Formats: sequence, structure tokens, C1' cells
RNA sequence: AUAUGUAAAUGGCAAACUUAUUGAAAAAUAAGGACGCAAAGCUAUAGGGUCUACACAUGAGCUUCAUGUACGACAGCCAGUUGCCAUA
Repeated sequence: AUAUGUAAAUGGCAAACUUAUUGAAAAAUAAGGACGCAAAGCUAUAGGGUCUACACAUGAGCUUCAUGUACGACAGCCAGUUGCCAUA
């Protein structure tokens, strides 16, 4: 440096759910909690993908409804990038 994650060490993260707060929502943060994770570290302005639609646009209608749109989110979807331990 590259490949791999069978066993082990130091350890790390924390899904669902619950409570509180923020938000129009998706979702986020904190505490509890562990389904899992060898990158479940970081990156949403390399890119693809997914979710949401306050607002805006269009159409219908007039207290609203339908459709579309990310500039809002998701890194625990793929991806990019850095890295611990062990083995080869």
C1' cells in the first nucleotide's frame, strides 16, 4: 500500500418505541431504549435515489380540492472521502 472481517482486544455508534422541544410536513435535537452496524465517522454544492410540499405555479372551485415544483429533509439506500484493530 492492497485485500479480507473467521476469532480476539480497546472501544464506538444506536433502529423501532416512549417523553420533551422545534417544524406546515418530511424530519431534527435531548433523555430513555437496543434492531442492528467494520465505517451506522464525515460529505446532501460530484452524482443517482428516497421522503415531504409551508410557499409558489396551473386547473377546478371559492371557507377549499387536485396536480406539479426543493430552495426543505434523509449519509442506518447506492455513492464519494478519511480512518481503528486483526489476518493475509